[in-house]
This record gives sequence, C1' cells and structure tokens, in this order.
RNA sequence: GGGCCUGUAGCUCAGCCUGGAUAGAGCGAAUGUCUCCUAAGCAUUAGGUCGGGGGUUCGAAUCCCCCCAGGCCCG
Repeated sequence: GGGCCUGUAGCUCAGCCUGGAUAGAGCGAAUGUCUCCUAAGCAUUAGGUCGGGGGUUCGAAUCCCCCCAGGCCCG
C1' cells in the first nucleotide's frame, strides 16, 4: 500500500442481507417486596446522537461515499 471482518445500553450480543414508523434481549445497576440481616426469588424503573461526518430517500442502525478505532490476511 491492497483486501476482508468488527464497532448498537455499564458488559455480552440480536436486528443490517430484503429501509417502515415507539431500537430490543440476557447479565449488571437502582428502587420496592420478602427476610432478624444478606443472598436468592418476585415486581417496577432508569440507562442509546446505533463509532464520526456527508449523501440518497417521504422515511436510514439498515443503502452509497469519506474518515476513525480494533482484528485477520496478502504484498
């Protein structure tokens, strides 16, 4: 220098291929309940500019372009 993959909640990931209206799950966290207390169980709640910017579109996590970070391969 070239190619491919990954980036979404505090953590691990789904959703992307085939655009659709409020972006989800598990774990974790907070609060309540229960208990002498803790843990477990049960209930509720909070938490996201979907890596950044631009474009296409009525509409973008999803399509296109550039860039950033990490990983693998080739030279």
Predicted 3D model of a 75-nucleotide RNA (transfer RNA) from a Microcaldota archaeon. Lineage of the source: Archaea > Nanobdellati > Microcaldota.